[in-house]
Context: one part of a larger RNA
RNA sequence: GAACGAACGCUGGCGGCGUGCUUAACACAUGCAAGUCGAACGCGAACGGUUCCUUCGGGAGCCUAGUAGAGAGUGGCGCACGGGUGAGUAACGCGUAAAUAAUCUACCCUUGCAUCUGGAAUAACCCACCGAAAGGUGUGCUAAUACCGGAUACGUUCUUUUGAUCGCAAGAUCUUAAGAAGAAAGGUGGCCUCUGAUAUAAGCUACCGUGCAGGGAGGAGUUUGCGUACCAUUAGCUAGUUGGUAGGGUAAUGGCCUACCAAGGCAACGAUGGUUAGCGGGUCUGAGAGGAUGAUCCGCCACACUGGAACUGGAACACGGACCAGACUCCUACGGGAGGCAGCAGUGAGGAAUAUUGCGCAAUGGGGGAAACCCUGACGCAGCGACGCCGCGUGGAUGAUGAAGGCCUUAGGGUCGUAAAAUCCUGUCAGAUGGAAAGAAAUGCUAUAUGAUUAAUACUUGUAUAGCUUGACGGUACCAUUAAAGGAAGUACCGGCUAACUCCGUGCCAGCAGCCGCGGUAAUACGGAGGGUGCAAGCGUUGUUC
Numbered sequence: 001g002a003a004c005g006a007a008c009g010c011u012g013g014c015g016g017c018g019u020g021c022u023u024a025a026c027a028c029a030u031g032c033a034a035g036u037c038g039a040a041c042g043c044g045a046a047c048g049g050u051u052c053c054u055u056c057g058g059g060a061g062c063c064u065a066g067u068a069g070a071g072a073g074u075g076g077c078g079c080a081c082g083g084g085u086g087a088g089u090a091a092c093g094c095g096u097a098a099a100u101a102a103u104c105u106a107c108c109c110u111u112g113c114a115u116c117u118g119g120a121a122u123a124a125c126c127c128a129c130c131g132a133a134a135g136g137u138g139u140g141c142u143a144a145u146a147c148c149g150g151a152u153a154c155g156u157u158c159u160u161u162u163g164a165u166c167g168c169a170a171g172a173u174c175u176u177a178a179g180a181a182g183a184a185a186g187g188u189g190g191c192c193u194c195u196g197a198u199a200u201a202a203g204c205u206a207c208c209g210u211g212c213a214g215g216g217a218g219g220a221g222u223u224u225g226c227g228u229a230c231c232a233u234u235a236g237c238u239a240g241u242u243g244g245u246a247g248g249g250u251a252a253u254g255g256c257c258u259a260c261c262a263a264g265g266c267a268a269c270g271a272u273g274g275u276u277a278g279c280g281g282g283u284c285u286g287a288g289a290g291g292a293u294g295a296u297c298c299g300c301c302a303c304a305c306u307g308g309a310a311c312u313g314g315a316a317c318a319c320g321g322a323c324c325a326g327a328c329u330c331c332u333a334c335g336g337g338a339g340g341c342a343g344c345a346g347u348g349a350g351g352a353a354u355a356u357u358g359c360g361c362a363a364u365g366g367g368g369g370a371a372a373c374c375c376u377g378a379c380g381c382a383g384c385g386a387c388g389c390c391g392c393g394u395g396g397a398u399g400a401u402g403a404a405g406g407c408c409u410u411a412g413g414g415u416c417g418u419a420a421a422a423u424c425c426u427g428u429c430a431g432a433u434g435g436a437a438a439g440a441a442a443u444g445c446u447a448u449a450u451g452a453u454u455a456a457u458a459c460u461u462g463u464a465u466a467g468c469u470u471g472a473c474g475g476u477a478c479c480a481u482u483a484a485a486g487g488a489a490g491u492a493c494c495g496g497c498u499a500a501c502u503c504c505g506u507g508c509c510a511g512c513a514g515c516c517g518c519g520g521u522a523a524u525a526c527g528g529a530g531g532g533u534g535c536a537a538g539c540g541u542u543g544u545u546c
Stems, first nucleotide, its partner, number of pairs: 001546004006542005013392006019385002021350001026348003030345003035077003040074002043071001046067002048063006084303003093228008103220003108216008116150004125140001127138004156181005163174004186208006229275003236266003241263008278300004282293004305326004328339004356382001358381003364378001365376004395425004405416004429487001431482005444468009490535005495516003501530005511518002
């Protein structure tokens, strides 16, 4: 000199953009943070209609199966994303370059073929019962896109088999033949062409789904080379240890696991042990080399009160799922139960120190749904803090009898000083009054036209046009009018380094101080005053880094 997630002192007008528990991975009251689908399903009866009674509050009963269905339940998808934290980890954790001829992949895109036929239950519910509660037990009834059989197999998998091509190789790809194995679920809208008519269940048709298989996209698993802190006052470490064979296990390689065999493997190019630490893109500094650092934002990893082992699933050994153990907190009828903010707010504690128990799903993104739509403390906004950066203002011009007053003085004067007053202007910001746009809006609904589909002018769907409609921020930004210089300057320093000097007080005292050093009677160095210098809504101090 530069920098900071800073803190402290004094001071403080406005706006924009950022940013804000670095300490106790300490404990947490309260609310919210993951749901959705009735176009998978059976109940059911809130809304609806209706009858009766009524103290006019309401109560009781019945009906239909109408509804973007009150309530719970079965089922599907989601809850592995998004959000937080940095404890652990010196490691294939991260970075980089590769490998997978050793692998998997829900949803999405695309292609092909299918979607046949049976069965047995169970929740909800009813009844009975246990319990203080949390919750649970038994009998009975019922549905499905829930569950279980059977059939079929273009292509698929496995075993054996024929041949060819390719590869350095492990082996891969294609191919001949035989055997074996494996699937599914329906829902919604529309129509009556076919029958003499009506209706719709059959049928047809469209859309949404379901199963199998191929390809893609994106994602994930596993493996390898190189790089990745300090201590040698840590020198030897290792028995599933190192390798092989066989088997098991996995989506998959592998001592990953087991049996047997061999005796290896690592290490001064630092093994083993210990200490510290999430890693990177980056950030700060520096001419660079380098040094320091890893807040915010992005990628990866790890964790979710502590420890452990699993289930479901395409994916978890799962923050707001389940089980066991432990510590802690709470409830209890003492028998037994409930809980996990390192999600957003918020509380206590710790600390030098770090914000609102706010608004909204309008936008962007995510989950569910055919859609409308619902959910979303992600996100978008607002609030608080000069915490940082940037911008603006606190007025401009004229004005000398150089006023008064302060300070100094050689007592003449000098200085604050064109500074003030005064006169004439301007109107940024803040204030008041009023207007109200653009953008953030893309959607959605309706109508018409036209194309596709179809037997069809239904339905469904693409496009175009017209109309209506959706804004948290917010009556905000912005604009106009208005009044008025009116409401808006401090802070540190002035001995040298280092820009800026005099007077008074004090008298090695009181004090100052980054270094040198000042102070013992004229102190430009202490304290005050006047004056000056620097920076400025900040200025200084402290801490840390270069």
Molecule: small-subunit ribosomal RNA, 5' domain
Organism: uncultured prokaryote